Context: one part of a larger RNA
Molecule: small-subunit ribosomal RNA, central domain
Organism: metagenome
C1' cells in the first nucleotide's frame, strides 16, 4: 500500500455553487495507449531449487542444470478501457401549457394583548407566594370606561399540513425575484454524477457605529427558603431581544443516517398535478412529495424495510483504545470573545 467500519459502540463534513481530479448512456467505423497471446533480447555474480563432486558426516564448498516478478524490442488479436469519426435518445438540459406553496427582498398596512400618559367613575386596599414579605397604593392604586402614545409579536385558519440546499420560513395587500411539481413530447444529442481546494449561505449567543425600546430578560440589588443558597420561589431591572450597515461562523446546525443512479412482495393515511370513471371531489390508476404499520433482507442488539440501516455502481468526508485534549505549539482567520488546522510527554 492490501484491511475492517461510520443511526444508537470512535467516525457522515452545518448547507450549496463548482475547479482540478476520479467515474460515466448507447450503435457503427478507426486506431492499438492501456489490455491479452506469440516470439526475442535482458534479468551479473552470490542467493534459491535440482543433480553430481570435495574437506570422516553435516554446516560450509566446486561444477553443472533450472527457476526469476520485471523491463526493452518484434509480431498478432481487437472482446474490454482509452482515443478519433460519426449516429441515437432511454440520461441530462430547453421549449410550450398549467395549478400549488409560512421560499427570498422592499415598502405599505390592519386587529387583538401588554405597558405607559392624559381625563371620568370609585375607595382601601392592590400584587405576590407553598406560606409570606419585599414592592405598588389616601399625592387617590387596582377595578372599570373614553382618549391618545410607542414597540414587539401575529390567536383562530394551522394541520406526524406547505415551502426552502441547510440554517430556516407563519397577520393582510402590492412590486421585484428563486425553486420545485404536472401535462405535451416538440427541440438539442450525454452536454452527465461526485468535487480535494476556492467562493457563496450559515439558528441563537457576541462584538462594531447608528437608532428603537413594548414586553420579556442574562447582569446586578431587595423580599424570601436555608444550616448556608454568590441557586430554584418572589419584586424589581440594565444589557440584550427589534431596525439599518459591517463582522462573527459555532449547535444535540440531528432523520445523531454525504450525494447521485439502478434494482427488490405489501397495506394504510395526507399534500400537489394528470388521466379514466361515477348522479357525485365516487372510486380506480399515474407521477411527484410527506407520514404510519410491517415483509424478505440486513444488524451485536435495538431497530431499518421502494423516503432502507436490503442489493449494487461512482465520488467525496471521516473513524482505528480511554485520559491528557479539541488542550499546547505553530500557521491562519477574527476589533475582540474566539473559530479553523492539532500534537506529544505522562497515565490506565
Nucleotide at each position: 500500500c492490501u484491511g475492517g467500519g461510520c443511526g444508537u459502540a470512535a467516525a457522515g463534513g452545518g448547507u450549496g455553487u463548482g475547479u482540478a481530479g476520479g467515474c460515466g448512456g448507447u450503435g457503427u467505423c478507426c486506431u492499438a495507449a492501456g489490455u491479452u497471446c506469440g516470439g526475442u533480447g535482458u534479468g551479473a555474480a552470490a542467493u534459491c531449487u535440482c543433480c553430481c563432486g570435495g574437506c570422516u558426516c553435516a554446516a560450509c564448498u566446486g561444477g553443472g542444470a533450472g527457476g526469476g516478478u520485471g523491463c526493452g524490442c518484434c509480431g498478432a488479436a481487437a472482446a474490454c478501457u482509452g482515443g478519433g469519426a460519426u449516429g441515437c435518445u432511454c440520461g441530462a438540459g430547453c421549449g410550450c401549457g398549467g395549478g400549488a406553496g409560512a421560499g427570498g427582498a422592499a415598502a405599505g398596512u390592519g386587529g387583538a394583548a401588554u405597558u405607559c400618559c392624559u381625563g371620568g367613575u370609585g375607595u382601601a386596599g392592590c400584587g405576590g407566594u407553598g406560606a409570606a414579605a419585599u414592592g405598588c397604593g389616601u399625592a387617590g392604586a387596582u377595578a372599570u370606561c373614553a382618549g391618545g402614545a410607542g414597540g414587539a409579536a401575529c390567536a383562530c385558519c394551522g394541520g406526524u399540513g406547505g415551502u426552502g440546499a441547510a440554517g430556516a420560513c407563519g397577520g393582510c395587500u402590492u412590486u421585484c425575484u428563486g425553486g420545485a411539481c404536472c401535462g405535451c413530447u416538440g427541440c438539442u444529442g450525454a452536454c452527465g454524477c461526485u468535487g480535494a481546494a476556492a467562493c457563496a449561505c450559515g439558528a441563537a449567543a457576541g462584538c462594531g457605529u447608528g437608532g428603537g425600546g413594548a414586553g420579556c430578560a442574562a447582569a446586578c440589588a431587595g423580599g424570601a427558603u436555608u444550616a448556608g443558597a454568590u441557586a430554584c420561589c418572589c419584586u424589581g431591572g440594565u444589557a440584550g431581544u427589534c431596525c439599518a450597515c459591517g463582522c462573527c461562523c459555532u449547535a444535540a446546525a440531528c432523520u445523531a443516517u454525504g450525494c447521485a443512479u439502478a434494482c427488490u412482495u405489501g397495506g394504510u393515511g395526507u399534500g400537489g398535478g394528470c388521466c379514466g370513471u361515477u348522479c357525485a371531489g365516487u372510486c380506480g390508476g399515474u407521477c411527484u412529495g410527506u407520514g404510519c404499520c410491517g415483509g424478505a433482507g440486513c444488524u451485536a442488539a435495538c431497530g431499518u424495510g421502494u423516503u432502507a440501516a436490503g442489493u449494487a455502481u461512482g465520488c467525496c468526508g471521516c473513524c482505528u483504545g480511554g485520559g491528557g485534549a479539541g488542550u499546547a505549539c505553530g500557521g491562519u482567520c477574527g476589533c475582540a470573545a474566539g473559530g479553523c488546522u492539532g500534537a506529544a510527554a505522562c497515565u490506565c